Predicted 3D model of a 71-nucleotide RNA (transfer RNA) from Lactobacillus crispatus.
The coordinates come from a structure-prediction model, not an experiment, and the mean pLDDT is 83.
It matches the Rfam family "tRNA". Its family is annotated with triplet codon-amino acid adaptor activity in the Gene Ontology. About the family: Transfer RNA (tRNA) molecules are approximately 80 nucleotides in length.
[in-house]
RNA sequence: AUGAACUUAGUACAAAGGAAGUAUGCUGGAUUCCAAAUCCAGAGAUGUGGGUUCGAUCCCUACAGUUCAUG
Repeated sequence: AUGAACUUAGUACAAAGGAAGUAUGCUGGAUUCCAAAUCCAGAGAUGUGGGUUCGAUCCCUACAGUUCAUG
């Protein structure tokens, strides 16, 4: 430089148009003499800007970042 893929919670991943969930971590509670383990509850996220649509994490587009391939 060219081509391709990806970007969702602190972390790792789901959700393939009707408004986002799981695990782990974090906070509080129960249990315990105290802890660990276990159980319950809670907070926490769609990279940024446009477009399509009644409605966008999802489709299109530009930019930014990361990764891979070729040279």